[in-house]
Molecule: transfer RNA
Organism: Selaginella moellendorffii
RNA sequence: GCGUCACUAGUCCAGCGGGUAGAAUAAUUGCCUUCCAAGCAAUAGACCCGAGUUCGACUCUCGGCUGACGCA
Numbered sequence: 001g002c003g004u005c006a007c008u009a010g011u012c013c014a015g016c017g018g019g020u021a022g023a024a025u026a027a028u029u030g031c032c033u034u035c036c037a038a039g040c041a042a043u044a045g046a047c048c049c050g051a052g053u054u055c056g057a058c059u060c061u062c063g064g065c066u067g068a069c070g071c072a
Base pairs, nucleotide, nucleotide: 001071002070003069004068005067006066010025011024013022019055027043028042029041030040031039048064049063050062051061052060
């Protein structure tokens, strides 16, 4: 330098033929408990960036950043 793949919540992962995104765990609050832990319930939290297509984009297209692998 070229090619392929990945990028979604603090972390680890789902998700979709384009129609306002979920779980687990962590966090906070409450219940329970003499207290802590455990358990139960609730709350908040995210689509890597930019452009394009579209009535509508996390999803499709193009470019870029970062990471992994391969070739040179």